[in-house]
Context: one part of a larger RNA
């Protein structure tokens, strides 16, 4: 020295636990903001450093409900109060809310600083004023209203628009119309009432699924890219206007016959083509619709909350919810607690019941609205710098290809129903629609946030970065990176008092089921130190 045995220290591993987390369903809501938000500063308390709550009316104030014996946050202490004349508490609806921050008298290096009382700025409405210029117009003041701005997780539209990367290199292509960045909207957005699929037989608006299908297709035919009708479901819902024509009104030009624009009404909406016009019928009575409007609701929910069954002895134990033994409820044997495992012990649960106030819904019922005939003819309108066409480009699953259809630059530029446009180049027959104006709910899409549940999710090196003063310490000039740390016990009963000792920290006593459960506190692996005995060199 090194091996074993046993006994410890140091360490925090393993298992048991969770107050956090994580995904999911449903059901809500889905914005806040100049009546000054989000998200900060700084204050308020008998003590008050931190979080939490409030806001010079500040750990709070009215008032309406609820509730029923304690309270005066986290936090356990001391004082000093409140409370059955109903406190703390819980919910509705006020009130109050300093400074900063879109921050908006003026400034500024946010939380201040001046002036002195001022919604800066923009739009709007009036009014006064007023250029170049005579009429006018910009403009400028003033006053009034009070609508814009600024934030906020996805979800949506629109505009801008990469790169790694893949092809085993690479440039067309991909990655992708992704990431990012802008602007806008809403509870959803968008899209929609066929210039529409189809195919000789029909459909009858968009959404969104499933299929069709990895199909027809595209593609340095490489890598990859990749639909359509169809058929099966969710859901369903249809409208309004321009125009022809007709009336008023007002400006203009007028051969005084009207004519031209315009603004208001009324008319009128359509693909077996539809209206205007012109006749006839009819004026409102059945009837049908309402997504707009008013009125009223009842009821029904949401925001507190109330009632709410049924077990006892014995044994072991420190404790019974255990085990024996007898019983009992159950529309309730969900859940958690409680000194070990509890339907009957607690809080709940099943089930019933309940709102002064605030708020959502509400589709009966009344008003209101609106809508609706039939013949005729072929005089008139049916959305114009548009369709098209050429050229340049993008988007369509489709890379220019035979390349349709759809958008956008530039140029040219049509026809009005005996028109147009489609039917994947283009004719041509047939079919099918009816641009060149606008709305529109449902079925979809999302989750900052509320409540309810759920889990072959985690369980402290895990699960959010955070179970704890976490975006906190801390690191950085800054964007911004970005932690560690959980658990005595059933209960503090947290160790009175004696003893060494400066103390720390032990040694006794006590407490306690345990104290090797002693605050460095549950359990206590390894490794890696001691102590003591063996045993080897």
């Nucleotide at each position: 020295a090194g091996c074993u045995u046993a006994c410890g220290g140091c360490g925090g591993a393993u298992a048991c636990c969770u107050u956090g987390g994580c995904a999911u369903u449903c059901a809500g809501a889905a914005g806040c903001g100049a009546u000054g938000a989000a998200g900060g500063g700084c204050g308020u308390g008998a003590c008050u450093a931190c979080c939490g709550a409030c806001g010079a009316a500040a750990c709070g104030c009215u008032c309406c409900g609820g509730g029923g014996a304690g309270c005066u946050g986290g936090a356990a202490g001391u004082a000093a109060g409140c409370u059955u004349c109903g406190a703390u508490c819980c919910g509705g609806a006020g009130g109050u809310u300093c400074c900063c921050g879109a921050a908006u008298g003026a400034g500024g290096a946010a939380a201040c600083u001046c002036u002195a009382u001022a919604u800066a700025c923009u739009a709007c409405u009036u009014g006064c004023u007023g250029a170049a210029u005579u009429u006018a117009u910009a403009g400028g003041c003033a006053a009034g209203a009070a609508a814009g701005a600024g934030c906020a997780a996805a979800c949506c539209u629109g505009g801008c628009g990469a790169a790694u990367u893949g092809a085993a290199a690479c440039a067309u292509c991909u990655u992708a119309g992704u990431a990012g960045c802008c602007a806008g909207a809403g509870g959803a957005a968008a899209a929609g009432a066929a210039a529409g699929c189809a195919a000789a037989a029909g459909c009858g608006a968009u959404u969104c699924c499933c299929u069709u299908a990895g199909u027809a297709g595209c593609g340095g035919c490489g890598a990859g890219c990749g639909a359509a009708g169809u058929g099966g479901g969710a859901a369903c819902a249809g409208c309004c206007u321009a125009a022809a024509c007709c009336a008023a009104c007002u400006a203009g030009a007028u051969a005084c016959g009207u004519c031209u624009a315009g603004u208001u009404g009324g008319g009128g909406u359509u693909g077996u083509g539809g209206g205007a016009c012109a006749g006839c019928a009819a004026u409102a009575a059945c009837u049908a619709a309402g997504a707009u409007u008013a009125a009223c609701a009842a009821g029904a929910g949401u925001u507190a909350a109330a009632a709410g069954a049924a077990u006892u002895a014995g044994u072991u134990g420190g404790a019974a919810u255990a085990c024996u033994a007898a019983g009992c409820c159950a529309u309730a044997g969900a859940u958690g607690g409680u000194g070990a495992a509890a339907g009957c012990c607690c809080a709940g649960u099943a089930u019933u019941u309940g709102a002064a106030a605030a708020c959502u819904u509400g589709a009966a019922u009344u008003a209101c609205u609106u809508a609706a005939g039939c013949u005729g003819u072929a005089u008139c309108c049916c959305a114009a710098g548009u369709a098209g066409c050429a050229u340049g480009g993008g988007g369509c699953a489709c890379g220019u290809g035979a390349a349709a259809u759809c958008c956008c630059g530039u140029g040219u530029g049509a026809a009005u129903c005996a028109g147009c446009g489609a039917g994947g180049a283009c004719c041509a027959c047939c079919u099918c629609g009816u641009a060149a104006g606008g709305c529109u709910a449902a079925a979809u899409a999302u989750u900052c946030c509320u409540g309810a549940a759920u889990g072959a999710c985690c369980g402290a090196u895990a699960g959010u970065g955070a179970a704890a003063u976490a975006g906190u310490a801390c690191c950085g000039u800054g964007a911004g990176g970005g932690a560690a740390a959980g658990g005595u016990g059933a209960a503090a009963a947290g160790a009175a008092c004696c003893c060494c000792g400066g103390g720390a920290g032990g040694g006794g006593a006590g407490u306690g089921a345990a104290a090797u459960a002693g605050a460095a506190c549950a359990u206590g692996a390894a490794c890696c130190c001691g102590u003591a005995a063996g045993c080897u060199u």